[in-house]
Molecule: c-di-AMP riboswitch aptamer (ydaO/yuaA leader)
Organism: bovine gut metagenome
RNA sequence: AGCCGAAUCCAGCCCAGGAGCGGGGGAACCAAAGUUUUGGGGUGAACGCUUUCCUUAUCUGUGCAGAUGACAAGAGUCACGGCAGAUGAAAUUGGCGAGGGUGGUCUUCUCUACCCUAACCCGGCAGCUAACCUCGUAGGCGCAUCGAGAGAGGA
Repeated sequence: AGCCGAAUCCAGCCCAGGAGCGGGGGAACCAAAGUUUUGGGGUGAACGCUUUCCUUAUCUGUGCAGAUGACAAGAGUCACGGCAGAUGAAAUUGGCGAGGGUGGUCUUCUCUACCCUAACCCGGCAGCUAACCUCGUAGGCGCAUCGAGAGAGGA
């Protein structure tokens, strides 16, 4: 005693509302004409690349000799199992880049320290966008010792 966030205020309370704030859709002009299963798009900072380990599926290789099964007179073959490798999926670890937040007046820039990169929605569809249409207005952190410089504002 504030902080993140659009998420506040007023009225009302059985529901419905108004203002402010924020998001989406949607012409012309302009842009893009380049990709529509490798789907695509949106809210949000919450994304891109790469990597460790584990699990699992498929495929390949290997007789490995396993109190396994099938076939065979037998040698043995096949299946299952074992081991190794490749690919995919999921989870996980770290790194780089990008983005966001905090460091107690406000704002801009630079530096610095720390932290975060979740979740959800539309349903084959969305560039921008006047008119117009439509939706949201939730949650969470915090009872502390405040970083530095320049600029702006106030007393």